[in-house]
RNA sequence: GGGCGAUUAGCUCAGCGGUAGAGCACUGCCUUUACAAGGCAGGGGUCGUAGGUUCGAAACCUACAUCGCCCA
Numbered sequence: 001g002g003g004c005g006a007u008u009a010g011c012u013c014a015g016c017g018g019u020a021g022a023g024c025a026c027u028g029c030c031u032u033u034a035c036a037a038g039g040c041a042g043g044g045g046u047c048g049u050a051g052g053u054u055c056g057a058a059a060c061c062u063a064c065a066u067c068g069c070c071c072a
Stems, first nucleotide, its partner, number of pairs: 001071007010024004018055001026042005048064005
């Protein structure tokens, strides 16, 4: 220098162009003498950044950034 993949909640990851979700973690309540387990409820996200396409983008296109792999 070239090619490919990844980037979404604190962590691990889902998510046919049409309301952003799960598990774990966190908070409150129930239960217990107490703790754990269990049950119920809740908080937490500029979907890496900037443009573009579209009535509508986490998703499609372009550039850039970070990380990983391969080629030279």
A computed fold for a 72-nucleotide RNA from an Elusimicrobiota bacterium, annotated as transfer RNA.
It matches the Rfam family "tRNA". From the family's description: Transfer RNA (tRNA) molecules are approximately 80 nucleotides in length.